RNAcentral holds the sequence, with entries from ENA and SILVA. The RNA shown here (small-subunit ribosomal RNA) has 1512 nucleotides and comes from an uncultured bacterium.

[in-house]
RNA sequence: AGAGUUUGAUCAUGGCUCAGGAUGAACGCUGGCGGCGUGCUUAACACAUGCAAGUCGAACGGGAAUUACUUUUUAGCUUGCUAAGUUGUAAUUCUAGUGGCGGACGGGUGAGUAACGCGUGGGUAACCUGCCUUAUACCGGGGGACAACAGUUGGAAACGACUGCUAAUACCGCAUAAGCGCACAGAUAGGCAUCUAUCAGUGUGAAAAACUCCGGUGGUAUAAGAUGGACCCGCGUCUGAUUAGCCAGUUGGCGGUGUAACGGACCACCAAAGCGACGAUCAGUAGCCGGCCUGAGAGGGCAAACGGCCACAUUGGGACUGAGACACGGCCCAAACUCCUACGGGAGGCAGCAGUGGGGAAUAUUGCACAAUGGAGGAAACUCUGAUGCAGCGACGCCGCGUGAGUGAAGAAGUAUUUCGGUAUGUAAAGCUCUAUCAGCAGGAAAGAAAAUGACGGUACCUGACUAAGAAGCCCCGGCUAACUACGUGCCAGCAGCCGCGGUAAUACGUAGGGGGCAAGCGUUAUCCGGAUUUACUGGGUGUAAAGGGAGCGUAGACGGUUUGGCAAGUCUGAAGUGAAAGCUCGGGGCUCAACCCCGGAACUGCUUUGGAAACUGUCGAACUGGAGUGCAGGAGAGGUAAGCGGAAUUCCUAGUGUAGCGGUGAAAUGCGUAGAUAUUAGGAGGAACACCAGAGGCGAAGGCGGCUUACUGGACUGUAACUGACGUUGAGGCUCGAAGGCGUGGGGAGCAAACAGGAUUAGAUACCCUGGUAGUCCACGCGGUAAACGAUGAUCACUAGGUGUUGGCACGCAUAGCGUGUCGGUGCCGCAGCAAACGCAAUAAGUGAUCCACCUGGGGAGUACGUUCGCAAGAAUGAAACUCAAAGGAAUUGACGGGGACCCGCACAAGCGGUGGAGCAUGUGGUUUAAUUCGAAGCAACGCGAAGAACCUUACCUGGUCUUGAGAUCCAGUUGAAUAAUGGGUAAUGCCAUUAGUCUUCGGACAACUGAGACAGGUGGUGCAUGGUUGUCGUCAGCUCGUGUCGUGAGAUGUUGGGUUAAGUCCCGCAACGAGCGCAACCCUUGUCCCUAGUAGCCAGCACGUUAUGGUGGGCACUCUAAGGAGACUGCCCGGGAUAACCGGGAGGAAGGUGGGGAUGACGUCAAAUCAUCAUGCCCCUUAUGACCAGGGCUACACACGUGCUACAAUGUCGUAAACAAAGGGAAGCAAAGGAGCGAUCCGGAGCAAAUCCCAUAAAUAACGACUCGGUUCGGAUUGCAGGCUGCAACUCGCCUGCAUGAAGCUGGAAUCGCUAGUAAUCGCAGAUCAGCAUGCUGCGGUGAAUACGUUCCCGGGUCUUGUACACACCGCCCGUCACACCAUGGGAGUCGAUAAUGCCCGAAGCUCGUGACCUAACCUCGUGAAGGAGCGAUCGAAGGCAGGAUUGAUAACUGGGGUGAAGUCGUAACAAGGUAGCCGUAUCGGAAGGUGCGGCUGGAUCACCUCCUU
Repeated sequence: AGAGUUUGAUCAUGGCUCAGGAUGAACGCUGGCGGCGUGCUUAACACAUGCAAGUCGAACGGGAAUUACUUUUUAGCUUGCUAAGUUGUAAUUCUAGUGGCGGACGGGUGAGUAACGCGUGGGUAACCUGCCUUAUACCGGGGGACAACAGUUGGAAACGACUGCUAAUACCGCAUAAGCGCACAGAUAGGCAUCUAUCAGUGUGAAAAACUCCGGUGGUAUAAGAUGGACCCGCGUCUGAUUAGCCAGUUGGCGGUGUAACGGACCACCAAAGCGACGAUCAGUAGCCGGCCUGAGAGGGCAAACGGCCACAUUGGGACUGAGACACGGCCCAAACUCCUACGGGAGGCAGCAGUGGGGAAUAUUGCACAAUGGAGGAAACUCUGAUGCAGCGACGCCGCGUGAGUGAAGAAGUAUUUCGGUAUGUAAAGCUCUAUCAGCAGGAAAGAAAAUGACGGUACCUGACUAAGAAGCCCCGGCUAACUACGUGCCAGCAGCCGCGGUAAUACGUAGGGGGCAAGCGUUAUCCGGAUUUACUGGGUGUAAAGGGAGCGUAGACGGUUUGGCAAGUCUGAAGUGAAAGCUCGGGGCUCAACCCCGGAACUGCUUUGGAAACUGUCGAACUGGAGUGCAGGAGAGGUAAGCGGAAUUCCUAGUGUAGCGGUGAAAUGCGUAGAUAUUAGGAGGAACACCAGAGGCGAAGGCGGCUUACUGGACUGUAACUGACGUUGAGGCUCGAAGGCGUGGGGAGCAAACAGGAUUAGAUACCCUGGUAGUCCACGCGGUAAACGAUGAUCACUAGGUGUUGGCACGCAUAGCGUGUCGGUGCCGCAGCAAACGCAAUAAGUGAUCCACCUGGGGAGUACGUUCGCAAGAAUGAAACUCAAAGGAAUUGACGGGGACCCGCACAAGCGGUGGAGCAUGUGGUUUAAUUCGAAGCAACGCGAAGAACCUUACCUGGUCUUGAGAUCCAGUUGAAUAAUGGGUAAUGCCAUUAGUCUUCGGACAACUGAGACAGGUGGUGCAUGGUUGUCGUCAGCUCGUGUCGUGAGAUGUUGGGUUAAGUCCCGCAACGAGCGCAACCCUUGUCCCUAGUAGCCAGCACGUUAUGGUGGGCACUCUAAGGAGACUGCCCGGGAUAACCGGGAGGAAGGUGGGGAUGACGUCAAAUCAUCAUGCCCCUUAUGACCAGGGCUACACACGUGCUACAAUGUCGUAAACAAAGGGAAGCAAAGGAGCGAUCCGGAGCAAAUCCCAUAAAUAACGACUCGGUUCGGAUUGCAGGCUGCAACUCGCCUGCAUGAAGCUGGAAUCGCUAGUAAUCGCAGAUCAGCAUGCUGCGGUGAAUACGUUCCCGGGUCUUGUACACACCGCCCGUCACACCAUGGGAGUCGAUAAUGCCCGAAGCUCGUGACCUAACCUCGUGAAGGAGCGAUCGAAGGCAGGAUUGAUAACUGGGGUGAAGUCGUAACAAGGUAGCCGUAUCGGAAGGUGCGGCUGGAUCACCUCCUU
């Protein structure tokens, strides 16, 4: 410090996710040791048991025990001893009670609290302070009680009641008063308003306690200090405005009460204030801070442990005592709960330490000790102390250590994998050598303690001996992110933080091997910060991504021109105080190190006080004119309001003319019209809108404004520089204006026109089209307040190159219908810098700066719900959440597509010729059938296709039978000597059995057969979506790319586009491109002309011979021909066009003319196109079978449908007779002549020929002659019968041919559809491959031989450029809404059930205060009807409780509304292309639904044309 994820790819926007750190954690797996820390985050839920606050006998009386002495009694007896008791005294110890101090500290918890609670800094002239310290003064003399105790007595108990006795440092008077308090008036000084301090005076009030070891301790008063507390103030301290008004002791005053003290804290009276947009009130949440975590920082989050403050102690209220409490282990009352009970009453409060139950994902021992530190009491010894110090439990965290070290290659075994060779685990192990940290055993042994005292603890630590022994796991391995293979599984099981993996070859699931990371831990989950500049102070944005308010005026506020003076609030600077400690940080030090601990420094960015500075901001004063405004002089304008006037047109009415239609559309119909329409003429009525001018021109803040005239009126601009003197800018709330539609009332109503009706269209048509038509549109007065209210661009000011239009002024100049220059204001276009993601903006900024306002923070849910405000309503404004997704969106790029555009081509259409589709048959396919009808091919590009030929074989299928190392291949062992051939037997067949004949050798063997075992063979079994190879197709279409350069952030572009031209990306020209490659063309073959060479098997002109005849023969190579080579054609020549180019048109010559004809040749790629059944091949599957062999059957079936063909339907024909002319092929398991037989197929025969020699082999159409004469025929030949022929082991299923006989459909073919542009179509025959036999198919060959093409509007396909796009699996795309089903969250909902805080009323505990007090009373006194006090009673206040109506909030609910998600449901097709009616916005209305229509608006609309403008 970044990374992944939207796309085919790109940039930017934007969210989601990850890598880091942290935790009082929990869970899963695992677990050796030690140190230091830490441990109920949930139920402030309930608590058994024990302990956590006592102490003082040096305050007091009493009691008990012991001892000593003493009085006395008894017993024993040893006669002075022992024992027991007793009186008194004394001492020691213990102590229930009175009394003192403490219990208000320490310890716990975070419920409440949004507050002077906390933090920070101040104030108290408005205060208190026990114990402690200092100082001063004092401590005299009395009195009466109450506990304990004794007795009586109640009660179950808790606990009392009565009578009597008694002490004190308990209680109460009195005296005294240095000083103190109070009252009164005074002086001095000071201050801060009340006042404060000091001094002097008068009056008045209040003290004390003793004990003693005689040292002291204690007491009282006053003053001061210290400590601790109380109150007040400035500033800071969470969220919500869908909480905007709140408050009645409320705000203030006077006088009181009360308090330690100020104060409405409280009371009476008076006034009506006080708080609030700088957020009151209300609601929610929360203890605050030092700090902790994170972060570069600024920030954000948290509030465990440690420390400071606060609050609380079962819930609520209350006071008492006291220096201090409204009191955790005190009291009273109320409430809930628990316990005891004799039912009458009582007791209790773990949020102290342990512990229990419960809750929970989850959190420990009913431990030891007061040894240390600290606390309470005490003079002290000492006692108490669950504070504290320690130990125990928990990997909960941090830190440290270990689980061994060295050597060791046969690279062991095992395991995994493998291409079977190996590779990995791996120096790892074993083995050898060594060591002992930890743990274990034994011995010694601290510091902590300053005299004694050690829980920890026989602990830390040290030493010795001993054994490599007792000590490694967890997660991950697709990318992010370090780390890969095998097997299993087969969209299953599962994984997953995001993207995503899994549908038979998964590095993503599970397991294994291996690897990576961390390590006594490792992962997961949860939470926080970071990354996230993703709330942006540091540090973001708003034309199109989310985002500028519809517009103006203006309040508060914010900001504000020039000069000068003062002040010093902000600002800057110096000093002082404070900012606790701990923590962080720096430097040292101590535990072996570290964690941890100690010391010192720095820091704590803050607040306060004070001295100074005066530039800037502020403020006060004085001035200025540049900002702003006023005046004066002008011209421009659809600016506004009101009134009046005008003509054209539509419609209607009346009348005339006139006759059959009009109207409307893509085409029609509804409609109007013989009752006279439309058309036309004249007259009239009425309403609305104002052609031309007219322009991206003008005006206005925006909405908006258009005939003419008048009246009233707003603003801007120009010129001038007289006046004012900063008067300015912006503007939250607020106010005003605000298209269209809509609403209310009243008018008006010609045209148009939602709704509605009818007619069409259509599958439907609630639409588009047509005919009608009502609200409405118009006017007046109101309401409403929204639009794509748009420049999708807030307002104002300043600055920053130019060019060119237009509009309104002004000035100057000139050659003056005007032109030029300059300037101010408005409005357009182009363009530099700059900006921008790009598109683009560019002085009218989206540039550079300043000020103010508004708004945004992923998509959906949703501008929805609820609440509130406004409105007559429609609705507007404000405006969420649950849930859900990993995207949604912007700009640009390349493609693809368009019922977008331009250009071009093709038998694409058109023009023609002939077909198919109808018939019969052949053949292929589908379907059906079957034991099987083997398999494949499926729009074009499957279907006379694989198959260039299924009777057996083929053959893959079916039935039956047979074989199992196999039919054939390699290896091994054994046997044999053959192999092989012949014969015989037998079988349906392979096989099997028997006989006979029958090897080589270098002696090792080779070779062959058989047998046997296993490795293996074999598979036309699966997967063409695992593949190679081959092929089809777009398409013989003209395209497809690369290098370098250039442009762009980039994807990409350029080149390859443009102007011409071509069959062509063919060529030329131009050009930020220059070149190149694969394609095109050419080179190749064939054909068309000629030449040369050669001349047999070909040829025969001339010569000769010969024949019935024939190149038959001699001879020849001239010709034809054959086959090798060459020539020829190149726009080469001429004319014209064109840019003078490329090229095009015409012509000459030529056999051939503009690639002469034909063929071969198929770019990058597309279709997961075809083929695992040609072949090859991965993986999977079968292995006495899915392999192999055999026989028979099937592939040939047949209600039907389709494709491709053949033959026909006839006279341009059919039949017959007798004649003519080819080319190209084939031939030895062959072609076969002559001759002969047969009507014929064919047979007999066998000459010749491995072929320019012989044979197949007669070409046919055609020509000639004859017959037929329009009829299902002398057309047509299907079907069938009989008889034959050929091939072949074999023609039944199931071949071909022949003869005779039979003689079906069919008379030119619906919708639709195919081929063909010249030697072509059409027509005619011939040959070949396959092949024993079997073509109407296929592949070739020649013969005869046309018609037509104006042309590119349309259909189809293709190419180039351009445009739009929401498509990229690419239009067979994408995508919207209703309905149906399932699930989820949510709104409304008759209601129901809670919770919370208030309000009003009732009741009114304890208690304080007040009143009363006839009853009661020890202290005092003047002794009484005294003073004083008290019980009781009453009153105000007062918690809980009750009642009531509301508020807020939560849960739930029949039913209901929309929303979201879901694999293939239904209906349509709304949107994206001109999306097939351009879309969208607002509004109204209608409709199953998307949606349609009306009115107004926008371009975020394609295309075409015109106008205008701009650039060159």